Notes:
Large-subunit ribosomal RNA, domain II from Prevotella sp., 686 nucleotides, folded computationally. The coordinates come from a structure-prediction model, not an experiment, and the mean pLDDT is 83. It matches the Rfam family "Bacterial large subunit ribosomal RNA". Gene Ontology terms of the family: ribosome and structural constituent of ribosome.
Context: one part of a larger RNA
C1' cells in the first nucleotide's frame, strides 16, 4: 500500500409541531390495591395533570375586567369553541449528547540508583622541569642594610601518562552507540577526581546561573484521579431511487473564519390571479449631456482703464513718461463630484387594458442551509483612467453546468445533459492535409511569409491603391539636352580685403532684353571660376502642389524548446458580396422511464408541461440482526463459497451447476449495536 473484521445523531427527561390510532366538552389515570396463564397481563382507585374564561400586583369581579374621581375613551378578553391520553417522526432544552483529537487546570501519591548541591567516610594523581620564604656560609657595614655561594622546597607554578574535559576536523546519520568513533587539544596538588553511605520534592529542590538539572521527560517531572475537562477549531460520519432547490446581501455584535434577526430554500395548510410581460395614462427627481452676460468657484488672450508702484521735474502744485500690478466694462475663448439659467434616455411608483396563468405572487407554519465569494460587459470611487488590485452600483455566468467552438484552458462565444438510436436539421465555429464539411464562386487588396497566427505607440519614408483640392499644359507643359543668364556697378557702408555670395543699410534702383536677382548655392585672402533663379531652341502629353482613406514598410525587445495547434500557404492572407456543406447531450424524428396539474370515489388511457444541480427541504424504497403470527422448504442436502443466467431505473432479488454437511425463511407486523473508501482512524495478516 492492499485485504479482512471493527469504527461516529444514541438512550433518558421536558416543553413544542406534523402524522396515525381511543374517547371527546371533556380526557387521562400516579403509586397503590385485588386477581391470574406473573420479568407481564387484567380490573380496581380519579388523588392529579390538561382543556372548557377572563381581566387584573392583589382583594376581587366576572363575558368581562383593568386604569381612574370619572370614562365618547385606552390594555386584554368574549362574540368565531376543540381538547385530552397513546403511538410514531422533525427539530429544541437539560444531560458527554455524532465520532476521535488538545495545550493546559487541580487534587493525592511516587521518584535525587541518572543528575544538581551538600554531608559522612575512604581512596587516585607515573615522570621531568622551575627554585618563594626561612636557614648556613664568605663578603660587606659602626651596627643594620646590602652582595655572592650552598641548603631548603613554596606555588589555584611549567611540561606530560592515569584520571577527567570536550577545541576543531573527518567519520557515523533507518548509527556499532536514542549523543558514539579517529586524530588534533584543555586541566592534570587543585575552587582536582573518584567509591560506598545519606540528605534536599514539583510552584518544590538543587543550581560558579545555561531555564541548567530533578531517572533517554522540564519555562514547573512521573503516576493516577476530578474526565467523556473544554475544543465558536481540523478531520472524518457507512444503502437505493424520485421531485424542489439557494447564499457568500443588510442590521447587530470584546465582533469580523463564530453567533442573532432580516433576505434567499424547502415541506404542509390557507388564499385565488392579487405576480411578471407588453399598451396607455399620471407622476416624483435633477444623473448623462449642456451651459455659466443665471449665481458659486476657478479661468487664457486682447482694447479701454480708476488707483497703486518706478523715474524725470518742481519750493509746491499742476504735469510728462512706463518691459510693474491693476478694481471695473468690452471683445475672443474655456473649466468644475461636492457649481447649475437648463436637461434626457432608461429606471422607479400609481391607475387602467390586453397577453400569460398545468406557471407565478402573497400569508401562516415545521425544517433548513448561507452570512470567507470569483470572473465578464456596463456606470463610478481609489489607484498611475496600473494589477488576475481594492470598494459601490446593475446585468450576466462560475460556483451548483455537463455538451460544442476557443490548439491546450471555472467563470469568453454558442447552447442548459430523464435514458436509448451505427436517425435528421441547424448554433457559435469552421470547410488544402493531420480533421468532419468548398483546394467553391464574384470583385478588388497586400508582395511584406506581411499576414492568417496575442496587442502595439510617437515618430520615419516618391512603398502602393484610391478620393478630392489648386495650378501649368498643342499660343508646346513637366524631365533631360543645347544656348543665354548682362549693363551702369568693385551698389553705399564696413574693412587690410568685401567685387551678387563675412557682416550693416535700402525707394535692392535703373538700363538693355527673348531673359537674367544689386543675387539659389558651391567657391577664393580677394578678384577668377562653377551653379540656380529667369530665358530661347530641341523634345511632344501629360505634369505639379497639398488634404484624406485602404493594404503594406522601419521603429519591434526576455529569459525549459525554434514554430501560425503542426505541416505548409501567394492564397489555404486581407476586404465586401453569394451559394452549398459540416458542426452540440440545442431543434426535430423513433422507442422507453418518470413527475404534476387539467382531475374526478378509486384505477387505467391519449394528450400537455416539466425531469442539470452543491449546501439544503421533501418523498418512496433496498437490504442486514433479533422478535411475533399463520405458514413454508430442508440428509432425495439448509445456510456458506464459486461459477453462469435471468429480472429489477436502483439499493437488490430470483434460478441453474458445484462446494458444503444442518439449519433456513416467504408474507404481516414490531425492535435496532440496522449498511464504510477515507478519520496522518484501530486491530489483524499479505
Nucleotide at each position: 500500500a492492499c485485504c479482512u473484521a471493527c469504527g461516529a445523531g444514541u438512550u433518558g427527561c421536558c416543553a413544542u409541531c406534523u402524522c396515525c390510532g381511543g374517547c371527546a366538552a371533556g380526557g387521562u389515570u400516579a403509586a397503590g390495591u385485588g386477581g391470574c396463564u406473573a420479568a407481564g397481563c387484567c380490573a380496581c382507585c380519579g388523588a392529579g395533570c390538561c382543556g372548557c374564561a377572563g381581566c387584573g400586583a392583589a382583594a376581587g369581579c366576572g363575558a368581562a375586567u383593568c386604569u381612574g374621581a370619572a370614562a365618547u375613551g385606552g390594555g386584554u378578553g368574549u362574540u368565531a369553541u376543540a381538547g385530552u391520553c397513546g403511538g410514531a417522526g422533525g427539530g429544541g432544552g437539560c444531560a458527554g449528547a455524532c465520532g476521535c483529537g488538545a495545550a493546559a487546570c487541580c487534587a493525592a501519591g511516587u521518584g535525587a540508583u541518572c543528575u544538581a548541591c551538600a554531608c559522612u567516610u575512604g581512596u587516585c594523581c607515573a615522570g621531568g622541569a622551575u627554585g618563594a620564604a626561612g636557614u648556613c656560609c664568605c663578603g660587606g657595614u659602626a651596627a643594620c642594610a646590602c652582595g655572592g655561594g650552598a641548603u631548603g622546597g613554596a606555588g589555584g607554578u611549567c611540561c606530560g601518562c592515569a584520571c577527567c574535559a570536550a577545541u576543531a576536523a573527518g567519520c557515523g546519520u533507518u548509527g556499532a552507540a536514542a549523543a558514539g568513533c579517529u586524530u588534533c587539544u584543555g586541566g592534570a596538588u587543585g575552587a582536582g577526581a573518584u567509591g560506598a553511605g545519606u540528605g534536599u520534592a514539583g510552584g518544590a529542590g538543587u543550581g560558579a546561573a545555561a531555564g541548567g538539572c530533578c531517572a533517554a521527560u522540564c519555562a514547573a517531572a512521573c503516576u493516577u484521579g476530578g474526565a467523556g475537562a473544554u475544543a465558536g477549531c481540523u478531520c472524518g460520519u457507512a444503502c437505493u431511487c424520485c421531485c424542489c432547490g439557494a447564499a457568500a446581501g443588510g442590521c447587530a455584535u470584546u465582533u469580523a473564519g463564530g453567533u442573532g434577526c432580516c433576505g434567499c430554500g424547502u415541506g404542509c395548510g390557507g388564499u385565488g390571479u392579487u405576480c411578471a410581460g407588453c399598451g396607455u395614462g399620471a407622476g416624483a427627481g435633477g444623473u448623462a449631456g449642456a451651459g455659466c452676460g443665471a449665481c458659486c468657484g476657478a479661468u487664457a488672450g486682447g482694447u479701454c482703464a480708476a488707483g497703486a508702484g518706478g523715474g524725470c521735474u518742481u519750493c509746491a502744485c499742476c504735469g510728462c513718461c512706463u518691459a510693474u500690478c491693476g478694481c471695473g466694462a468690452c471683445c475672443u475663448g474655456a473649466c468644475g463630484a461636492a457649481c447649475u439659467c437648463c436637461g434626457a434616455a432608461u429606471g422607479c411608483u400609481c391607475a387602467c387594458g390586453c397577453u400569460c396563468c398545468g406557471c407565478a405572487g402573497c400569508c401562516g407554519u415545521g425544517c433548513a442551509g448561507u452570512a470567507a465569494g470569483g470572473g465578464g460587459g456596463c456606470g463610478g470611487g481609489u489607484g498611475c483612467u496600473a494589477a488576475g488590485g481594492u470598494c459601490c452600483g446593475u446585468c450576466c455566468c462560475c460556483g451548483a453546468g455537463a455538451g460544442g467552438a476557443g490548439a491546450a484552458g471555472a467563470a469568453u462565444c454558442c447552447a442548459g445533459a430523464c435514458c436509448g438510436c451505427c436517425g435528421u436539421c441547424u448554433a457559435a465555429g469552421g470547410u488544402c492535409c493531420c480533421g468532419g464539411a468548398a483546394u467553391u464562386c464574384u470583385g478588388c487588396c497586400u508582395g511584406a511569409g506581411u499576414u492568417a497566427g496575442u496587442c502595439u505607440a510617437a515618430c520615419g519614408a516618391a512603398g502602393u491603391c484610391u478620393g478630392g483640392u489648386c495650378c501649368c499644359c498643342g499660343u508646346g507643359a513637366c524631365a533631360g539636352c543645347c544656348a543665354g543668364g548682362a549693363u551702369g556697378u568693385u551698389g553705399g557702408c564696413u574693412u587690410g580685403g568685401a567685387a551678387g555670395c563675412a557682416g550693416c543699410c535700402a525707394u535692392u534702383c535703373a538700363u538693355u532684353c527673348a531673359a537674367a536677382g544689386a543675387g539659389u548655392g558651391c567657391g577664393u585672402a580677394a578678384c577668377a571660376g562653377c551653379u540656380c533663379a529667369c530665358u530661347g531652341g530641341u523634345c511632344g502629353a501629360g505634369g505639379g502642389u497639398c488634404c484624406g482613406u485602404g493594404c503594406a514598410u522601419g521603429g519591434a525587445u526576455a529569459a525549459u524548446a525554434a514554430u501560425c495547434g503542426g505541416g505548409u500557404a501567394u492564397a489555404a492572407g486581407g476586404c465586401a458580396g453569394a451559394u452549398a456543406c459540416c458542426g452540440a447531450a440545442g431543434g426535430c424524428g423513433c422507442g422507453g422511464g418518470a413527475u404534476a396539474g387539467c382531475a374526478u370515489a378509486a384505477a387505467a388511457a391519449a394528450g400537455u408541461a416539466u425531469c442539470g444541480g452543491u449546501a439544503g427541504g421533501g418523498g418512496a424504497g433496498c437490504a442486514u440482526u433479533c422478535c411475533a403470527a399463520c405458514g413454508g422448504c430442508g440428509u432425495a442436502g439448509a445456510a456458506u463459497a464459486c461459477g453462469g443466467a435471468a429480472g429489477a431505473c436502483g439499493a437488490c432479488u430470483u434460478c441453474c451447476g458445484u462446494u458444503g454437511g444442518a439449519g433456513c425463511u416467504u408474507u404481516u407486523g414490531g425492535a435496532a449495536a440496522a449498511g464504510c473508501a477515507a478519520a496522518u482512524g484501530u486491530a489483524g495478516g499479505u